A computed fold for a 73-nucleotide RNA from Pukyongia sp., annotated as transfer RNA. Model confidence (mean pLDDT): 82 of 100. Its Rfam family is "tRNA".
């Protein structure tokens, strides 16, 4: 240089072009306990790497860019 894959809450990880986005861990509040762990109930937190386009509608499709992983010479 060229090919392939990836970037989504604090972390991991889902989501057919259709409710501003599941679930787990963590975190906060409460219950339980002498106190804690475990367990149970409830909440907050992502405008989806950046920009533009297509569309009534984009995490999802197209183009450009950044970064990471991988193959190749």
């Nucleotide at each position: 240089g060229c090919g392939g894959g990836g970037a989504u809450g604090g972390c991991g990880a889902a989501a057919c072009g259709g409710u501003a986005a599941a679930c787990g861990c963590g975190u906060c509040c409460g219950g339980u306990u002498c106190a804690g762990a475990a367990c149970c109930g409830g909440g907050a937190a992502a405008c989806u790497g950046g920009g533009a386009g297509u569309u009534c509608g984009a995490a999802u499709c197209u183009c450009c860019c950044u970064c990471c992983c991988u193959g190749u010479a």